[in-house]
Bacterial RNase P class A from a Planctomycetota bacterium, 346 nucleotides, folded computationally. Taxonomically the source falls in Planctomycetota (Bacteria, Pseudomonadati). The sequence was found by an Rfam model in a public genome assembly. The coordinates come from a structure-prediction model, not an experiment, and the mean pLDDT is 78. Its Rfam family is "Bacterial RNase P class A". From the family's description: Ribonuclease P (RNase P) is a ubiquitous endoribonuclease, found in archaea, bacteria and eukarya as well as chloroplasts and mitochondria. The family's RNA type in Rfam is ribozyme.

RNA sequence: GAAAGCGGUCGAGGCGGCCGCGGGUUUUCCCGAGGAAAGUCCGGCCUCCGCAGGGGAAGGUGGUGGGUAACGCCCACCGGGGGCAACCCCAGGGAAAGUGCCACAGAAAACAAACCGCCUUCCGGCCCCGCCGGGAGGUAAGGGUGAAAAGGUGAGGUAAGAGCUCACCGCGUCGCCGGUGACGGCGACGGCACGGCAAACCCCACCUGGAGCAAGGCCAAAUAGGGGAGGAUGGGCUGCCCCGGCCCGCUUGACUCCCGGGUAGGCCGCUCGAGCAUGCCGGCGACGGUAUGCCCAGAUGAAUGGUCGCCCACGACAGAAGCCGGCUUACCGGCCGCUUUCCCUC
Numbered sequence: 001g002a003a004a005g006c007g008g009u010c011g012a013g014g015c016g017g018c019c020g021c022g023g024g025u026u027u028u029c030c031c032g033a034g035g036a037a038a039g040u041c042c043g044g045c046c047u048c049c050g051c052a053g054g055g056g057a058a059g060g061u062g063g064u065g066g067g068u069a070a071c072g073c074c075c076a077c078c079g080g081g082g083g084c085a086a087c088c089c090c091a092g093g094g095a096a097a098g099u100g101c102c103a104c105a106g107a108a109a110a111c112a113a114a115c116c117g118c119c120u121u122c123c124g125g126c127c128c129c130g131c132c133g134g135g136a137g138g139u140a141a142g143g144g145u146g147a148a149a150a151g152g153u154g155a156g157g158u159a160a161g162a163g164c165u166c167a168c169c170g171c172g173u174c175g176c177c178g179g180u181g182a183c184g185g186c187g188a189c190g191g192c193a194c195g196g197c198a199a200a201c202c203c204c205a206c207c208u209g210g211a212g213c214a215a216g217g218c219c220a221a222a223u224a225g226g227g228g229a230g231g232a233u234g235g236g237c238u239g240c241c242c243c244g245g246c247c248c249g250c251u252u253g254a255c256u257c258c259c260g261g262g263u264a265g266g267c268c269g270c271u272c273g274a275g276c277a278u279g280c281c282g283g284c285g286a287c288g289g290u291a292u293g294c295c296c297a298g299a300u301g302a303a304u305g306g307u308c309g310c311c312c313a314c315g316a317c318a319g320a321a322g323c324c325g326g327c328u329u330a331c332c333g334g335c336c337g338c339u340u341u342c343c344c345u346c
Stems, first nucleotide, its partner, number of pairs: 001342010013311007021032004034317001038328002041326005046212004051244001053243004058208005063077005078092001079090004093203002098201002100197003115143002117139010151169006170192001171190008216268004226259005234248004275294008
């Protein structure tokens, strides 16, 4: 100097004036959309429900160890793959419990093979010691098909071949060592195979009550304490089924369903939070502890607008609706830091 990898930060901003909005305060001052506010995909907090007991169905997660309120998230590590590397990716338990699929091509796609070939032998023919055709036997090393074909490479051996034998690799079993663990290393023994797909059904391990701010609570007001049907081996208990439990009822009838009427107003919930910033300590890290400081939107047909001047790096995606932790998607411009590789110079 170039290329690349990873991370952080800012955000149509700041200052001042005028007019105009919402909240707080009541002197007058203060505050007022985002890193994704989006998606509604996960997890919670909170609220309500006479079982939020057991089991099933159903759904979710899936290497190990940590973090967290929790998670399908984050961190570190292991294994596999990509990259020269920094780094990035993985729906990463089980195929010998069972079922199923592997199109086409190919001889053959799993208790799986002989299309072309190679070798031995017999017969026949001919341009005769070789070639062509046929039968029998042996073969899976070579070629072909395919995503994948009875481990791979090399040597020996064989009629030709084959783990047939040997070496190395791979695989399996056992032992030792290291590690919390997933797993790794070393050694010995064994010629050793029954491919792949579970993001197919399934099996295994772990997790899960339901509903949701239109939750729920209070105040005020209004109306029709309306009408009908069913109803006893009964009914209800916030998705379904079973067991158990609780409650109500058995014609003076629990409960279920249908039709109709009133209300749609106000207040709370509603913003002090698993909160933010900075420093220090512990930790590889996610994060935790501690000290100091700060208060930072609460609308409800839905608040941020207009204008003037100055500064500035100058603009995309885009506006809160109970509140948080994540993930995913969209996206412009600027700034900062660390790391890797290559080239040149000293």